[in-house]
Context: one part of a larger RNA
Molecule: small-subunit ribosomal RNA, 3' major domain
Organism: uncultured bacterium
RNA sequence: UGACGGGGGCCCGCACAAGCGGUGGAGCAUGUGGUUUAAUUCGAAGCGACGCGAAGAACCUUACCCACGUUUGACAUGUCCAGUUUGAUUACCAGAGAUGGUUUUCUUCAGUUCGGCUGGCUGGAACACAGGUGCUGCAUGGCUGUCGUCAGCUCGUGUCGUGAGAUGUUGGGUUAAGUCCCGUAACGAGCGCAACCCUUGUCCCUGAUUGCCAGCGCGUAGAGGCGGGAACUUGAGGGAGACUGCCGGUGACAAACCGGAGGAAGGCGGGGACGACGUCAAGUCAUCAUGGCCCUUACGGGUAGGGCUACACACGUGCUACAAUGGCCGGUACAGAGGGUCGCGAAGCGGUGACGCGGAGCCAAUCUUUGAAAGCCGGUCGUAGUCCGGAUUGGAGUCUGCAACUCGACUCCAUGAAGUCGGAAUCGCUAGUAAUCGCAAAUCAGCAUGUUGCGGUGAAUACGUUCCCGGGCCUUGCACA
Repeated sequence: UGACGGGGGCCCGCACAAGCGGUGGAGCAUGUGGUUUAAUUCGAAGCGACGCGAAGAACCUUACCCACGUUUGACAUGUCCAGUUUGAUUACCAGAGAUGGUUUUCUUCAGUUCGGCUGGCUGGAACACAGGUGCUGCAUGGCUGUCGUCAGCUCGUGUCGUGAGAUGUUGGGUUAAGUCCCGUAACGAGCGCAACCCUUGUCCCUGAUUGCCAGCGCGUAGAGGCGGGAACUUGAGGGAGACUGCCGGUGACAAACCGGAGGAAGGCGGGGACGACGUCAAGUCAUCAUGGCCCUUACGGGUAGGGCUACACACGUGCUACAAUGGCCGGUACAGAGGGUCGCGAAGCGGUGACGCGGAGCCAAUCUUUGAAAGCCGGUCGUAGUCCGGAUUGGAGUCUGCAACUCGACUCCAUGAAGUCGGAAUCGCUAGUAAUCGCAAAUCAGCAUGUUGCGGUGAAUACGUUCCCGGGCCUUGCACA
């Protein structure tokens, strides 16, 4: 000087408390451990691994296993030889296919000193080399997590100290903040904080199609459907607005705090992007790049099949429930944000349904995805393992796709398991939040309870900081560095 203390003081954070809803019990989904296996590819490991890499494992992917076949190689550059040197294409045989053998048709590369001379192409031989998701993240770059959006981390000059170092950065107030004010052997400065950026909330101006419809007219079973309009809504370009600016109080005449006015919004208005010096030899050599090491008829490359989907069990994350604030039936209302041409696909018709036929319109504020659901109105059930719950299993189908056996999703009929609110323990959340309800997108042929977004309905509680956890500042002890 730090780190540490079951030392002290001050102060924060859904840290506790106060509340609301969960997890831990059940069934299933998913990840992991373990076990099994020819293989169940690899990585991730307290928080900060475990619905994580994976925004999509039937083949492919694929890195794993078994079998078959290959060796200048699937790919790059260079050397040599041969072929009068192009580009497409059909069929047959063997085979699991890769591959091997044979074959049909059409079309005949560019330059040229006219020499197969040069380039390109195909085949062949050898060699330099290719190739490696092989090892080392403790050799590395880059990227990322984390403490933590915590308020800190430093420097120049000066001063003090023999020196390590101190001071500044401590103190009194204040703040979300090393934020600001005052004081001060310090005076300044940098990286952080804040602001500048995006979005949302109010208003104004401009302009107005595919969007809008107040007034006027036409028109319809109904409808901005039509003429028209530019008010409103909305989309998009520009601006205004919030600054403790105003008033009162407290304060040290300061910074600031408390209350009020006006205002759509008030003291950082809400949300996002943004992450200081550094820590964890944190993570990643399997995104990529890369040093070193290793393989080179194999640890490279190809194909088919299998595996990554196994299952006594254990854990994490979720979904669905255990019901009446509910289940079922009928009627009826209201979003936002996205996507669409190898695509979205309307009306109509068929089917109980998944879906099929169909093909209008749309490269989309035009058409479509698109009936949002919870909600509201009415009916039924009456506390029952039930008209709760839907696992499991049998049968019959639909769709995608060469192909759903291993191993897809969905539909219908039948079946109808556990489960009556969950031990110790444990998680999230402070407002348009939790809870609850649906919708969309990426990936994607198909496959979503996951992820990322979107809106609808919409709470309770916070006395307080003694305690648990994490952190900041000052101080003290110290046998630690």